Bacterial RNase P class A from a soil metagenome, 384 nucleotides, folded computationally. Its mean pLDDT, the model's own confidence on a scale to 100, is 77. The RNAcentral record of the sequence draws on MGnify.
Formats: sequence, C1' cells, structure tokens
RNA sequence: AGCAGGUUGGGCGGUCGCUUCUAACUUCGGAUAGAAGAGGAAAGUCCGAACACCAAAGGGCAGCGAGCCGGAUAACGUCCGGGCGUUCGCGAUAUGCGGACGACGACAAGUGCAACAGAAAACAGACCAGCCCUGCAAAGGGUGAUGGGUGAAACGGUGGGGUAAGAGCCCACCGGCGCGUGUGGUAACAGGCGCGGCCGGGUAAACUCCUCGUGGUGCAAGACCAAAUAGGAAAUCGCGAAAUUUGAGCGGCCCGUUCAAUGGAUGCGGCAACGCAUCCCGUGAUUUCGGGUAGGUCGCUCGAGCGGAUCGGUAACGGUUCGCCUAGAUGAAUGAUCGCCGUCCGUCGCAAGGCGGAUACAGGAUUCGGCUUACAGACCUGUU
Repeated sequence: AGCAGGUUGGGCGGUCGCUUCUAACUUCGGAUAGAAGAGGAAAGUCCGAACACCAAAGGGCAGCGAGCCGGAUAACGUCCGGGCGUUCGCGAUAUGCGGACGACGACAAGUGCAACAGAAAACAGACCAGCCCUGCAAAGGGUGAUGGGUGAAACGGUGGGGUAAGAGCCCACCGGCGCGUGUGGUAACAGGCGCGGCCGGGUAAACUCCUCGUGGUGCAAGACCAAAUAGGAAAUCGCGAAAUUUGAGCGGCCCGUUCAAUGGAUGCGGCAACGCAUCCCGUGAUUUCGGGUAGGUCGCUCGAGCGGAUCGGUAACGGUUCGCCUAGAUGAAUGAUCGCCGUCCGUCGCAAGGCGGAUACAGGAUUCGGCUUACAGACCUGUU
C1' cells in the first nucleotide's frame, strides 16, 4: 500500500422557533417551568414472525418454499461450527495449513437439450488407416473399434496373453462402482480388509421424481363513537322439489363440518300422482343507476427491548444479576443562528501555531429478527 470484517461517523454552550408528555395556574384563548425528540442503514419491500380479521379454521390436492451433517433462533431462504467439492496461496516427514465460493437430494423412473464439426453425442456407430476373401489392377464384399481424425466432451488406464487383425475376450496391478465386514466420529464423512470383470458421459440454476415444511389477506389489518342520507331504485340468474337433499360460509378445488331452507295464490293439462306457466314472499350470487359520509378516538409504542458485569459454550447464542425508558406525528414536528472545539485537505512557518476550505450515505409512521444496496473521514482486527 491492497483486500476482508467490525466500531464510529461530529461534540459542548447560548438565543430564537417546532412536536409530545408532566406539573401547577388559567379570562379556558392560553402562557410558565421541566423532561424527551430519527437510522445503521430509517433505503429496497426481498424473506421470517408477533398481532388483527375471515363465526369454528379440521383433512387432502394444487400452489409455494427448502434440500450435506450437527447446532442457534419465536421463525426464516438467516446465523455458527463441521464435512465434501471447486479454486487461490504457502508448501513437500503433506492424505498438510490458510483464504474464497458452493443453487451441496436424484440422470440406471421418465421426457427433453447440447450450435458447428464428426461415422456416431448415449445401450450412439464406421470417414481414413488395420485384418481376411475375390481380383493383373482399379475396385468390391466381410470383420472390427486397436491407431488416427472431429469436438468442450467419443463406453476406464498400464503391461501381458490371445487373435486373421482386434476387443475386459482372458490375466496381473491401478482407478471407479456394487456387496459384505469392521475402526474413528453424535452425524455428514474418512480410512482398512475381503469378494465381484460390474465398467452407458454432461445438464435438473431443464421439465420432472424423492423427502420435509407451509391457510388467506394485511395497520390503507382491525375495533369503537358521532353525523348524514334514500333501510334508495332496477335488471338477470339459482333455490324453496329432491334426503347421505339444496344453498351459503377459507381465498383455487374436493371431503368433512356449521348455519339456513322444506312457502302461498291463480290458470291450464291430467282419473290421480304429478307436470307447465304467471305473480307474491323468503333467501343467495352477479351487475347497473343514484345518494350520503371522507369527522373523531383507539390500535400507537414496555419491546422475542437496550447497556454493564459474570457463568456456560469452539462459536452463533443462552442463563443469572444490576441498571435504563430513548418520536408517536397524521399534508406529517426535531430547524435557524452565534461562539468554541474535533476530524480531514491545502498553504505559510524550524517549531509552536496562523490562514482558508470541507465535514459521508442519508429522514420514521404497527413492531421486531435477517438479507441486499449506499457511505467522505477516523479507529481496531485479520490477511497479502
């Protein structure tokens, strides 16, 4: 000097102004005194929850999310530790040490995709060479995947046997895979021994399959009070028959469950049961026109809160104890000004110090836990 992470990111005093609360006073208009008054990200609205409502909120499907192991947490797609893989560095008693990243279950359940080149891109296949046969030759037929070529990638590697030439065709060793066994570890996993020629790639951040989890909507949620209007008008459809019936209620579907319903009149057909049509009533859904209100209070800030000490834990974090109360606005308050100081930059000066300039990102609205993004300068830790 670079990189990564953490803390901080202005301080003190005066004058005037603004918002809330408390106190006593008040002519009920208010004035006086005191206390308090933005963030680590308040941003993004990406996750998770608390809380509220859907009368009750069950089971399943769909949808959505997660995906190595163990732990933390209210929970999470977050955090901590470990394993494995890839990669960088230091190295070479090294199967080591340190850092970074990981969207880390399954490709032999199935379906897809991989330009071009290539014979052929997955139970894939023959362009050139090789070998055998016919032939004077050119050439033709057969065999085969060993050598070469193409490609990012071409059905294990080395050596030997065998063969017309070859090929795990056979053998030895190595690698991978499967089965068994036992060692260490909570586990992921690591490594040992034995047997077996079993040896068909990549991609799931492609569709999909497997395992686990998961109601919906959201403070513009919701609750209460007051006021006003027109308990407005109209249209369409379903039901009031049927009985493991119909309709409505958790958003998409199904089941379960809860509630409601089992009306009336007239006319026609018919022996009757019953059927059809119209009207009224009740109930549910959808839509059109029109009217009133836009006010007030609560929710609204004591919290899975913050700080110190100590104990447990590798750590995330948890326990105990002591202390603290830090906005609650609602077109939306915290500002202006003066002085001194801090920090940084420039300049003058031997120095002390002087002069000038600058002082980051950026403003709550139900509240928390995370993630992501922005950040001048200062300090601390680690690493190169």